[in-house]
Molecule: RNase P RNA; transfer RNA
Organism: Gammaproteobacteria bacterium
This record gives sequence, structure tokens and C1' cells, in this order.
RNA sequence: CGAGCUGACCAGGCAGUCGCCGUCCAAUUUAUUGGAGGGAGGAAAGUCCGGACUCCAUUGGGCAGGGUGCCAGGUAAUUCCUGGGGGGCGCAAGCCCACGGCAAGUGCCACAGAAAAUAUACCGCCUGGGUUUCCCAGGUAAGGGUGAAAUGGUGCGGUAAGAGCGCACCGCGCUGAUGGUAACAUUAGUGGCAGGGUAAACCCCACCCCGGAGCAAGACCAAAUAGGGGGGCGAUGAGGCGGCCCGCUGAGUCCCCGGGUAGGUUGCUUGACCAACAGAGCGAUUUGUUGGCUAGAUGAAUGACUGUCCAAGACAGAAUCCGGCUUAUCGGUCAGCUCUCUUA
RNA sequence: GGGCCGUUAGCUCAGCUGGUAGAGCACUCGGCUUUUAACCGAAUUGUCGUGAGUUCGAAUCUCACACGGCCCACCA
Repeated sequence: CGAGCUGACCAGGCAGUCGCCGUCCAAUUUAUUGGAGGGAGGAAAGUCCGGACUCCAUUGGGCAGGGUGCCAGGUAAUUCCUGGGGGGCGCAAGCCCACGGCAAGUGCCACAGAAAAUAUACCGCCUGGGUUUCCCAGGUAAGGGUGAAAUGGUGCGGUAAGAGCGCACCGCGCUGAUGGUAACAUUAGUGGCAGGGUAAACCCCACCCCGGAGCAAGACCAAAUAGGGGGGCGAUGAGGCGGCCCGCUGAGUCCCCGGGUAGGUUGCUUGACCAACAGAGCGAUUUGUUGGCUAGAUGAAUGACUGUCCAAGACAGAAUCCGGCUUAUCGGUCAGCUCUCUUA
Repeated sequence: GGGCCGUUAGCUCAGCUGGUAGAGCACUCGGCUUUUAACCGAAUUGUCGUGAGUUCGAAUCUCACACGGCCCACCA
């Protein structure tokens, strides 16, 4: 210099004019004026996970159901994060992985093929026999053929031909030892070998959830109307925890039609918050001290115009609040690291 | 804002314990008829919303995304 990898941060700047929504202070005409100060994001999104919060009158048990899936840790919690193990990709930094079990059971595997898993033999090879261009019986699974997939792989021995039939190495299972918290790794012995694939098929195992609804939850105030009509169920138990059962409770309740209001307050933003420093830890994270306050709208504010500078401005707009994941995104800055070539 | 459902032929829908996707109507052609309709016969029709993954194989199973639709205020 070039090509890359990982992490963090920024998301047009400045000036002027006119507006919009809250907060504080002052003044008064009590809803206005003046002043000060604040006003979208890294994803506010998708609503995919997990919580907080609120309500469903109260309480318990079982079945069913759902989720996760190597190990250990972190957290309020998770399908998230960190570290490690195993596998794959890359020269490397590094990245990716739904990564338990089909040697528990059951199911399925179209077409082709002898055979798709109880098993079995089309061509071939070998042996024997015969009516000898061929046929029959037996042995074999080395070779060919089919298929996505064919009964461990390679080599040597062995044999009529062959075959884990025997041996060596590799793979696999079991048992033990060593290291490690563990996943697992290494190693010794042993078994000739469970045996095709599929669990994002049913299912088994382990762990977790083990009720539901969601701020349009819920609470309070005010206004208005016809406390109406029809039907279903109900002390032989309606309804209540909304998949079912038991238990508990114990009188109204559900649907349709019709009527009225379209207002306000609260929930609402001080929080698993942010920043700095110090300690623990490889790290995620956590503990302590000090400091800070950083939107709160409700037809819904955060904008418009002008000038100027440059690298020419992407995706996109809070709505109860947090922690993650995923998706969209013009570009830029910083830090750490890797590799090739050339030159010194 | 919150919750839920759907996407398959031109239209309305089946098919979802995985094995080359069908029905009705419509359209086209032929027959019947003087002609049209009805009727009879034949043929065509699809990136199964998009992109990944699992599998030998995906409309079907899983994940992500896109588009469309429905419901949810209070009082008596």
C1' cells in the first nucleotide's frame, strides 16, 4: 500500500425568521402575556420471545397442552447473552450450526431396483448334474446394474468362488484409567459389528412454563337515556380461572334487537435509568461511591422557509414501561486484529 | 395502540399423517339448431404470496418477510 475480520460510536453542521407540545418562575384580565429551560430512534418497526404493572371474588390437586434441547455460568426473565466442548467453512483474523435419542417402540420411504429392512439374489463368479449355443440344483455377495439411500472402509492372507472367515490400521459400541465442575478429550482392553434414512414424523428422555386477558388493562368524577323487548340455561347447580375433570363457591347469567354519551382526571413516566471512578470476574455480568434528570402528546406536538458549508444527508416518527431477537438502513469516525504481494 | 386470521387456475374453494395440484363456474374449440341459449364432447389454465432451512423429495414441516382482512370505548 492492498484485501479483509471484529467491536464501539455518529446519523448533516451553523445562523436567522415564523410556528407546535409540556415544565418552572413572575404578572394579571384566570386564560392570557413575559422570561428561563426541555422536546423521537438505533431501529421508536415486526409483535417474534421474556418480564414489570393491572384486572378477572378467594384457594388447591390431577390430566391434557406448550416451549427448550452439547456443557457450565449470567440475568427479574427468555427461544437472549458470555465462556468452553464438538462439527463445518476460511491461508488467517474470524464466521456459521434446531448440536439429546431411529444400537426404546411405532409409522413412512413415490419411481426404479432382486431386495427399502421380517428379509433377499436380476446379471455375474464357483461347484455338481443333465437331454450341453442351453437348462436344473446348491454355494457366494468380491464385481456389474437400480436408486437420494443397499447391510462398516482400505490392504494382506485365505478360499472351488467368496465372505470379519482370520489379521493390521481406520470407523463404531461396551468396560476401565487419566485430565476436566461438566460437555468432552486422551489412552488401555474388549466385541467382529449393534447395523440405511427420517424425530423441522408420532414418540421417548431431561428441564422449564405449568390459568387467562391485556393501558382500548384498570381506578375516579361528570353528562345523557326507554333500568325497554325477544330468546336460551339455571338449587337435578347457571355463572365464577376463559381445554377438561375433581374440589371450592352459590343466584342470577348469556345471546340478539333497541336507547344514551363521544367529556375530564388518573394510570404516565425516577427507572431491572444514565454518566464517571473504584473493586470482583477470562467474559456476559455484578457490587460500592459520587453526580445527573433526559418527550409525555390524546385527532394526537417535535415543523416550515431562507442563507451558507461540505463528504450532499439512508432507513424511518414515541403512545404503559423495560430487557432481548429479527428485519430496513446513504455514508462516516475510532480502536483492536489477520493475510498476500512488493520494497527496505 | 393491542389481539387474531388469511394468501392455491380469470373467480369461488378443496387438497396440509410430505411423493409431479384438483372441483364448480368462466374462457377456447367441435357437435346439435335456420340462429342463439340450454345440452353433449374435448382441450387449455398455476414459479401454490416472497425468500431461506429440514428432507432424496415441500402447496403441506420450520423460520423470516410482504400484502390483505376482522375484532377491541364508556353508561343504564